[in-house]
Context: one part of a larger RNA
RNA sequence: CCCGCGACUGGACGGAAAGACCCCGUAGAGCUUUACUGCAACCUGAUAUUGGAUUUUGGUGACUAAUGUACAGGAUAGGUGGGAGACUGAGAAGCAUUCACGCCAGUGGAUGCGGAGUCGGCGUUGGGAUACCACUCUUUGGUUACCGGAAUUCUAACCUACUGCCGUUAUCCGGGGUGGGGACAGUGUCAGGCGGGCAGUUUGACUGGGGCGGUCGCCUCCAAAAGGGUAACGGAGGCGCCCAAAGGUUCCCUCAGAAUGGUUGGAAACCAUUCGAAGAGUGUAAAGGCAGAAGGGAGCUUGACUGCGAGACUGACAAGUCGAGCAGGUACGAAAGUAGGGCUUAGUGAUCCGGCGGCAGAGAGUGGAAUUGCCGUCGCUCAACGGAUAAAAGCUACCUCGGGGAUAACAGGCUGAUCUCCCCCAAGAGUUCACAUCGACGGGGAGGUUUGGCACCUCGAUGUCGGCUCGUCGCAUCCUGGUGCUGGAGUAGGUACCAAGGGUUUGGCUGUUCGCCAAUUAAAGCGGCACGCGAGCUGGGUUCAGAACGUCGUGAGACAGUUCGGUCCCUAUCCAUCGUGGG
Numbered sequence: 001c002c003c004g005c006g007a008c009u010g011g012a013c014g015g016a017a018a019g020a021c022c023c024c025g026u027a028g029a030g031c032u033u034u035a036c037u038g039c040a041a042c043c044u045g046a047u048a049u050u051g052g053a054u055u056u057u058g059g060u061g062a063c064u065a066a067u068g069u070a071c072a073g074g075a076u077a078g079g080u081g082g083g084a085g086a087c088u089g090a091g092a093a094g095c096a097u098u099c100a101c102g103c104c105a106g107u108g109g110a111u112g113c114g115g116a117g118u119c120g121g122c123g124u125u126g127g128g129a130u131a132c133c134a135c136u137c138u139u140u141g142g143u144u145a146c147c148g149g150a151a152u153u154c155u156a157a158c159c160u161a162c163u164g165c166c167g168u169u170a171u172c173c174g175g176g177g178u179g180g181g182g183a184c185a186g187u188g189u190c191a192g193g194c195g196g197g198c199a200g201u202u203u204g205a206c207u208g209g210g211g212c213g214g215u216c217g218c219c220u221c222c223a224a225a226a227g228g229g230u231a232a233c234g235g236a237g238g239c240g241c242c243c244a245a246a247g248g249u250u251c252c253c254u255c256a257g258a259a260u261g262g263u264u265g266g267a268a269a270c271c272a273u274u275c276g277a278a279g280a281g282u283g284u285a286a287a288g289g290c291a292g293a294a295g296g297g298a299g300c301u302u303g304a305c306u307g308c309g310a311g312a313c314u315g316a317c318a319a320g321u322c323g324a325g326c327a328g329g330u331a332c333g334a335a336a337g338u339a340g341g342g343c344u345u346a347g348u349g350a351u352c353c354g355g356c357g358g359c360a361g362a363g364a365g366u367g368g369a370a371u372u373g374c375c376g377u378c379g380c381u382c383a384a385c386g387g388a389u390a391a392a393a394g395c396u397a398c399c400u401c402g403g404g405g406a407u408a409a410c411a412g413g414c415u416g417a418u419c420u421c422c423c424c425c426a427a428g429a430g431u432u433c434a435c436a437u438c439g440a441c442g443g444g445g446a447g448g449u450u451u452g453g454c455a456c457c458u459c460g461a462u463g464u465c466g467g468c469u470c471g472u473c474g475c476a477u478c479c480u481g482g483u484g485c486u487g488g489a490g491u492a493g494g495u496a497c498c499a500a501g502g503g504u505u506u507g508g509c510u511g512u513u514c515g516c517c518a519a520u521u522a523a524a525g526c527g528g529c530a531c532g533c534g535a536g537c538u539g540g541g542u543u544c545a546g547a548a549c550g551u552c553g554u555g556a557g558a559c560a561g562u563u564c565g566g567u568c569c570c571u572a573u574c575c576a577u578c579g580u581g582g583g
């Protein structure tokens, strides 16, 4: 060097299973509920099946009878019209009894007696006789027709129990008979309610993983790198209006502030003089503008017009913006002219659907109409603001599928804020003396053991804490060895330098690493090795399915809260390692 055999399990990000954790999908399913929308069931009503009678009580119509003091006035005049007479021996006035109404004054009816008159036109009143007739209003009574309501009752629908009967040899069913109930119940249809019992669904996105929080449209500035444009969960602010003048036009004016002076009057009120390019003001944020004003005032006014629009800017589009000029009619101005809102840039919402006004375009054989079109206008915090629907929340550890290392948890990597260690300066402490020792305020590094940041390999799988076993390395050295300085007398120390050869305990508690405690020791070091080591062991913890407590939640359920329980697979091909043999 080549080839074996027997072992071992550190590596081949070993094998197995298109990761179960995490995220994503306008994926699924199970479950919940005061998510949305339905459906069954249930409740209630109407109606059909569904009929008779009695009592009572409503509505409408017809007939009939009554009913009506506001105040002046012989007095409980409802209204209007006709009207000069009407009623009465088939019995007037009056009296008695009784009933009804009553704003107690009276009005109306019935019976008996009675026996011949009673009332109107006339005067008081806005309005004149219930003297008489007709129509009619308010309220009330009676009769009748129709439509009801309630109660009671009947039996024949219908329901039900029984049966020495029949079909029939039949504990069913039907018929007969008898009893009970009874127009109820039951059932059909329609309507209202209730309705996780059941069903179908919804439950946004961005995001230095996801959730929680925040945000989502528009305007201004910076970032933005001197054209335009330009991102971030970058830094700052505003808007979802307002104004009939704060618009148009013509004419006029100039601010803030300061100094000085001036009654009340003061740091600021108002007046005067001087200085004063803008520091004022501009409805509202900011920026850019503006004094020759866009700022302040007055007069007259409605152009905060109708029909259009050459031509441009801007935008992926949809949209958005500017605009001379023409026609009509208008305001101001002597006129030239200016005016299609506001110094400019925010003050907003597509389409569908529906409402209102107008035009008369369409009008399903024709004429109309319904309906629709066109013009104008109104109704969205459709604010997740280019708006999925008119209409929608949750849980899943019982979970599933498709994907992702496009994205988290372990480990690694990069970084090194944090961490550990070292150094510089040296105020000060150290009686004196910065530096024996300690070292503020600050500054510079190293390391890659902490907590993080980033999300780069791995989600068709890189098993995760602690213990056990077995180690190996670093040195910033715990002990042992050699030294310097000392605020080193000695002993015992402090601090620093060299040094990694060897060593670095046993127990109690806890799953613990750590830590505390006990007893020793020369000492009981700190770290790396996928927080070394699960194809070596364990499985106490964490981290599935069961169950409970506390808390939260209406609930399903949830909790770096607790508690009891809970399947750890692999026969070694290669490399590595140990032992052994042959050539």
Stems, first nucleotide, its partner, number of pairs: 001583007010575003014570002022404004027400002029396004035201005042193008051154016068137001078136005085119003094113008158181006165175003204216003213233001217239006240385001241283001242342002247301007255279001257275006281290002284347001286345003305328004311322003317386001330339003353379007361372002411458001412456001413454003417451001419447006428438002465540001466538003470532001471529005478503003481498006505519005546564004550559003
Model confidence (mean pLDDT): 85 of 100. The part of an RNA shown here (large-subunit ribosomal RNA, domain V) has 583 nucleotides and comes from an activated sludge metagenome. The full RNA is in RNAcentral, with records from SILVA.